[in-house]
RNA sequence: GCGGGGGUCGCCAAGCGGCUAAGGCAAUCGGCUGCAACCCGAUCAUCGGGGGUUCGAGUCCCCCCCCUCGCU
Repeated sequence: GCGGGGGUCGCCAAGCGGCUAAGGCAAUCGGCUGCAACCCGAUCAUCGGGGGUUCGAGUCCCCCCCCUCGCU
């Protein structure tokens, strides 16, 4: 330098144009308990950055940044 894969809540991880963004763990608050654990309930994300397309974008297009694999 070229090509592939990936960047979504503190961590892991769904999502393939209509989403009011699943789920698990953690956290916080509450319930339960003599206290605690377990268990139960509630709360917690505008999606790497910036443009564009569209009635509508995490999801398509362009540029840039970062991680990763391969080629030279």
This is a predicted structure of a 72-nucleotide RNA (transfer RNA) from archaeon GW2011_AR15. RNAcentral records the identical sequence in 2 taxa. The RNAcentral record of the sequence draws on ENA. It matches the Rfam family "tRNA". Rfam classes the family as a transfer RNA.